[in-house]
RNA sequence: GACGAACGCUGGCGGCGCGUCUAAGACAUGCAAGUCGAACGGGGGUAGCAAUACCCUAGUGGCGAACGGGUGAGUAACACGUAGCUACCUGCCUUCCGGUGGGGGACAACAGUUCGAAAGGACUGCUAAUACCGCAUACGAUCUGCGGAUGAAAGCCUUCGGGCGCCGGAAGAGGGGGCUGCGGCCUAUUAGCUUGUUGGUGAGGUAACGGCUCACCAAGGCGAUGAUGGGUAGCUGAUCUGAGAGGAUGAUCAGCCACACUGGGACUGAGAUACGGCCCAGACUCCUACGGGAGGCAGCAGUUAAGAAUCUUGCGCAAUGGGCGAAAGCCUGACGCAGCGACGCCGCGUGGAGGAUGACGGCCUUCGGGUUGUAAACUCCUUUUCGGAGGGAAGAUAAUGACGGUACCUCCGGAAUAAGCCCCGGCUAAUUACGUGCCAGCAGCCGCGGUAAUACGUAAGGGGCAAGCGUUGUCCGGAAUCACUGGGCGUAAAGCGCGCGUAGGCGGUUUGGUAAGUCGGGUGUGAAAUCCCCGGGCUCAACCCGGGAACUGCGCUCGAAACUGCCUCACUGGAGGAACGGAGAGGUGCACGGAAUUCCCGGUGUAGGGGUGAAAUCCAUAGAGAUCGGGAGGAACACCAAUGGCGAAGGCAGUGCACUGGACGUUUCCUGACGCUGAGGUGCGAAAGCGUGGGUAGCGAACGGGAUUAGAUACCCUGGUAGUCCACGCUGUAAACGAUGAGUGCUAGGCGUCGGCACGCUUGCGUGUCGGUGCCGCAGCUAACGCGUGAAGCACUCCGCCUGGGGAGUACGGUCGCAAGAUUAAAACUCAAAGGAAUUGACGGGGGCCCGCACAAGCGGUGGAGCAUGUGGUUUAAUUCGACGCAACGCGCAGAACCUUACCAGCCCUUGACAUGCCGUGCUACACGCAGAGAUGCGUGGUUCCAGCAAUGGACGCGGACACAGGUGCUGCAUGGCUGUCGUCAGCUCGUGUCGUGAGAUGUUGGGUUAAGUCCCGCAACGAGCGCAACCCUUGCCUUUAGUUGCCAUCAUUUAGUUGGGCACUCUAGAGGGACUGCCGGCGGUAAGCCGGAGGAAGGUGGGGAUGACGUCAAGUCCUCAUGGCCCUUACGGGCUGGGCUACACACGUGCUACAAUGGUGGCGACAGAGGGCGCAAGCGAGAGCGCAAGCUUUAGCAAAUCCUCAAAAGCCAUCUCAGUUCAGAUUGCGCUCUGCAACUCGGGCGCAUGAAGGUGGAAUCGCUAGUAAUCGCAGAACAGCAGGCUGCGGUGAAUACGUUCCCGGGCCUUGUACACACCGCCCGUCACACCAUGGGAGUUGGUUUGACCUGAAGACGGUGCGCUAACCCGCAAGGGAGGCAGCCGGCCACGGUCAGGUCAGCGACUGGGGUG
Repeated sequence: GACGAACGCUGGCGGCGCGUCUAAGACAUGCAAGUCGAACGGGGGUAGCAAUACCCUAGUGGCGAACGGGUGAGUAACACGUAGCUACCUGCCUUCCGGUGGGGGACAACAGUUCGAAAGGACUGCUAAUACCGCAUACGAUCUGCGGAUGAAAGCCUUCGGGCGCCGGAAGAGGGGGCUGCGGCCUAUUAGCUUGUUGGUGAGGUAACGGCUCACCAAGGCGAUGAUGGGUAGCUGAUCUGAGAGGAUGAUCAGCCACACUGGGACUGAGAUACGGCCCAGACUCCUACGGGAGGCAGCAGUUAAGAAUCUUGCGCAAUGGGCGAAAGCCUGACGCAGCGACGCCGCGUGGAGGAUGACGGCCUUCGGGUUGUAAACUCCUUUUCGGAGGGAAGAUAAUGACGGUACCUCCGGAAUAAGCCCCGGCUAAUUACGUGCCAGCAGCCGCGGUAAUACGUAAGGGGCAAGCGUUGUCCGGAAUCACUGGGCGUAAAGCGCGCGUAGGCGGUUUGGUAAGUCGGGUGUGAAAUCCCCGGGCUCAACCCGGGAACUGCGCUCGAAACUGCCUCACUGGAGGAACGGAGAGGUGCACGGAAUUCCCGGUGUAGGGGUGAAAUCCAUAGAGAUCGGGAGGAACACCAAUGGCGAAGGCAGUGCACUGGACGUUUCCUGACGCUGAGGUGCGAAAGCGUGGGUAGCGAACGGGAUUAGAUACCCUGGUAGUCCACGCUGUAAACGAUGAGUGCUAGGCGUCGGCACGCUUGCGUGUCGGUGCCGCAGCUAACGCGUGAAGCACUCCGCCUGGGGAGUACGGUCGCAAGAUUAAAACUCAAAGGAAUUGACGGGGGCCCGCACAAGCGGUGGAGCAUGUGGUUUAAUUCGACGCAACGCGCAGAACCUUACCAGCCCUUGACAUGCCGUGCUACACGCAGAGAUGCGUGGUUCCAGCAAUGGACGCGGACACAGGUGCUGCAUGGCUGUCGUCAGCUCGUGUCGUGAGAUGUUGGGUUAAGUCCCGCAACGAGCGCAACCCUUGCCUUUAGUUGCCAUCAUUUAGUUGGGCACUCUAGAGGGACUGCCGGCGGUAAGCCGGAGGAAGGUGGGGAUGACGUCAAGUCCUCAUGGCCCUUACGGGCUGGGCUACACACGUGCUACAAUGGUGGCGACAGAGGGCGCAAGCGAGAGCGCAAGCUUUAGCAAAUCCUCAAAAGCCAUCUCAGUUCAGAUUGCGCUCUGCAACUCGGGCGCAUGAAGGUGGAAUCGCUAGUAAUCGCAGAACAGCAGGCUGCGGUGAAUACGUUCCCGGGCCUUGUACACACCGCCCGUCACACCAUGGGAGUUGGUUUGACCUGAAGACGGUGCGCUAACCCGCAAGGGAGGCAGCCGGCCACGGUCAGGUCAGCGACUGGGGUG
């Protein structure tokens, strides 16, 4: 795009078309083929007195009924189409020739009798004809032996003019029969078919040719150009689609064919083997008096069944056409019309114009508004359609109109009667809200839906089409996705494992001829309709009419001769032969050889050998292994050896001989296209395997044993059978690979190598050439990889093969095979991919290079104990919540007794504890009393502040109503912000250029170097950005400035830098300097840089800090804050009291204290840094006093370089002496103290008493590389109080690093990849379960078909015909004859039956694999 459609929703009108695609299932009822009285007799009716006239028609007779109408079952065929041919027939029609004389006998009807339920018959009798039969005649006709013979007829009507007929014949037209070429389906898992078969002779038969039929003879005929069989199917003009070529289809209309309940058969006839005829058989239905009968809608309507589905039991013969008739006319479900159905095509309408405050309502909203939307209302106008009324056709040549009072026209009425369907994620035009929450659902493909869904449902809006719109089905297109036009086969599917060769296809140069192909002209045909063009008719269109063109085809004919074919004359370039020559693991057979292994014998000799990662099994004191000598046997041939050679491939390797195939070179002597390819066919064909017989040293499936392992039916070890070897025979496969068929020609080169030849010279080299074998590479090709004169380039020829993945190279069938199996080779079902090449990543028990407390080397810990703290778990009314590998767990928490607090219980509040707006009020704040656990309630006292003259306003409080507040409720997977982590790792990118079809690459790789993508060099790259580094802070040295609260060398002074004085020093804190591989040497590439050295306080980044690239982890946080959405609203908000977050069988993380002598205890007693400290609140607190102590009292000083906090371990002396201790301090008791409203749950401290576990910690595991670890104390934040935590500070102060194999993490390059949520990936097979299709299957059921046999209706044919017999003949007659009929017989044959097969399908216990989940 299309449709004979169907289904869903919807539906106003008209025109023109179309309408059982299924059950060729079954059919009630009516109708669809009759007509002629001018062929005939009879009967009936009407009129008439009658004669008679007219009308009707059962029968005889004629014509028609073979047309028209239906259907598509069958048919793969001369059935159809097309082009031809003719051995034929032809009623009615036309033309022409000739004729139409004279006779005869019957049978229906009818009448009578009779049988039957009926349908229908039987007998007797009568009768006419255009019915039937002789005779006569015979222009034609037929037969013929050419003499001859045979053989017709019908009348009727009449207006008396004639008309219609009849018979014989000739011709025509139209119709039909037959024959032939060519054309149009699938299947080879159908390869052979055929006996009347093929041909001949003769006969029969037919309208006619013919094996059509029969007898005889011959043995043919068809077939890979697909016979035979199977399946499917009516064919065509045309229809749909397509640019075309093509593909699909064969409704309506038209041509042909076939069929008429199924099968068979003939009769009649011009024509049938007959839809509405006959006979027989069968199935079915109906009637029946049970004896017997009737029927055939695939005609028009209609019914039923089936189905997703397809109409009225209408009107009329008015028109067109048909039958009969002389005609009038009759008949006609052909046909003309109407009805039903949006089934299709076409046309029309459902109103038009105006109308903004852009109304109401709806929807959305950022709350401003937007949108629906000029849409509506409203105003004006119109009337197709609709309703009413009136007129009123054409179709009809004179009459006749079913349609039809229709089309059409006029008038009237009135916006009146008339819009839906689908879609809105992309493809694809059109988006929001709500609901839902992987549910419900959607879906053509991709895919949507798991709480913000443009994808589901609804709504609003929008898009599309419109009386329709969607869906489903089917066909073509897109699909170059079967490729003729117009594809491919190295790796995507695809080259047969390789030769030889048949058919076939294709084929070098040249002469002449021919004209099959080819090309041109003419001509016939190619029905009409359709398509196209022009024109015309319905108002337009659809539709219809006229004309033209076209119908791409086929036939005939004339011509051309280039090309192909064919015939022919030549040729040598293709191919082959000859001569000569050399190379080679080419093949087959026979013979020979040495090394080695094993075994046997003997000698020497002694304890092991062997084997492995390590072992063991195994061998060995019965003498192994080792070693020497001798012997046996089998298999394979080291070195040479190659990137080498030969062969068609498989493949071929010691040496010699014999036989033998092929290739190559040179000569250019011969033949003269002899060629190439090759469906079938045939041969060869590794290994394994099979058969028979040998052989067996080594090796070695199976198997035994030993190991390994979770297991180990493996890898390793020790043994070992088939086999490996030989002969003969099978098998016929392979990653049989160059994953690349064969042949020929052409298209740059360079470098090797093997064989031959030629030339040159310096004689072992060079040059050239032919053939082979390799590497690199131009053009070109390729999706890329790559190929590249041995093409995967450019061309030609031939063969083979491919057409998504799985199922499956499987099943079935066939062929081959001894078997194993091979070969040929599907389908159901299932998936939305499977695949190739390349790219970027990621990954690897891949590689290279290199880092990091990563390992190693060290030091100290954790894991064991007690306690602290966090977490899990459990418990609980609640134990609020979050954080979960590293990167959660002394984390949020820099500090839960109340508060905090978010949790629980109870008691309360409801515009609220807090914000803004409105109204009212002002006795409000505050103080006191009472009740209560408190919140709160009640009462008493108490009359505020500012502006203003006042009214009033504001602040503040109380009361009230409503907007609203409020929420630590949910979503960190809706978010912002902030943070963790990889990681302070050295990376991450961009612009331009270049390369690539592209992803992308290059730069950023490489060579060095660095802590570093740091720098240098190189380079199709050149630059740049974010990172690195530096800049910043701090610390280490110096200078300078400054000199109080700091300092004190000198002077003076003091208990005391206390004071005077000073600012040199220390220090403080400002500004500077200083370090840059700058200098020297070596190394390196004259580089970057590295190593060493000098100087220096400091040396190669001096130490530390801050600083965290692109990104990753949907990492963390809605409970800091902010925020979308959702949820709660007398509660999920708010207040209060009490409780809980502090629970405790357990488990884990992080810590503290220890287990002791490098220690404990007591005494003496020196040295720090960095911080902090009261401003309207109560800080740091000296000193002194008291207390054993915590602490208390008292206050000095200090808003701080001024005062205070203020050291400890070390060190020295003494003691303890290895013990659960003078270690350790848990736990518990008593007492005291501090903070605080309050220490019960649940704080800290002190004293006395108590004195648990613990004796250095399993597997495992953590930190640290120097002022570090370890160890020691101090301060701070928050805080009323509470640290073993955290953040800082200083004191004392080590050990070790060979090194980078290994573990972990990381960087760069490279490689493989089937990974890309990226190895925590992907993924294979069994088993279990569910479902689906399928193979096998004892069988069983059915269809179809073949062969043989039995049976044999009707019928035609043949025979017979003793029964019967009007016409003709003989006969006076009786009777006879000719001819005919019945009957009977025969062969043929439908249905039916029996037996044996073939084939297809259904079902089938059980069973095999397969697919999906």

Annotation: RNAcentral holds the sequence, with entries from ENA and SILVA. This is a predicted structure of a 1413-nucleotide RNA (small-subunit ribosomal RNA) from an uncultured bacterium. Its Rfam family is "Bacterial small subunit ribosomal RNA". The coordinates come from a structure-prediction model, not an experiment, and the mean pLDDT is 86.